[in-house]
RNA sequence: CACCCAUCCAGAGCGGCUGAGAGACCUGGCUCCGCGACGCCGCAGCAACCACCCCGCCGGGCAGGUGCUCACGCCAGGACCGAUGGAGG
Numbered sequence: 001c002a003c004c005c006a007u008c009c010a011g012a013g014c015g016g017c018u019g020a021g022a023g024a025c026c027u028g029g030c031u032c033c034g035c036g037a038c039g040c041c042g043c044a045g046c047a048a049c050c051a052c053c054c055c056g057c058c059g060g061g062c063a064g065g066u067g068c069u070c071a072c073g074c075c076a077g078g079a080c081c082g083a084u085g086g087a088g089g
Base pairs, nucleotide, nucleotide: 001089004086005085006084007083008082013043014042015041016040017039021032022031023030025078026077027076028075029074044069045068046067049065050064052061053060054059073081
């Protein structure tokens, strides 16, 4: 990184640093934001895709590898849509 599969209305925040935009892209709306958003780091937590354990299946457990922790992927429309995990060469 091409192709493929699954999921995306549940759940879960504090501290430090930084300093102006952020919510992926376009249009429109809406929301968050100097009472410090977004981002990065640490810790904590949520979930359970993969791994591991029990197990005929179903299912259960655990939390090692990821992921996630405003609002349904914020909403509507759009497009070679996107994100995460798995599989795969």

The prediction has a mean pLDDT of 86. Predicted 3D model of an 89-nucleotide RNA (SAM riboswitch aptamer (S box leader)) from Ornithinimicrobium sediminis. It matches the Rfam family "SAM riboswitch aptamer (S box leader)". Its family is annotated with regulation of gene expression in the Gene Ontology. The sequence was found by an Rfam model in a public genome assembly.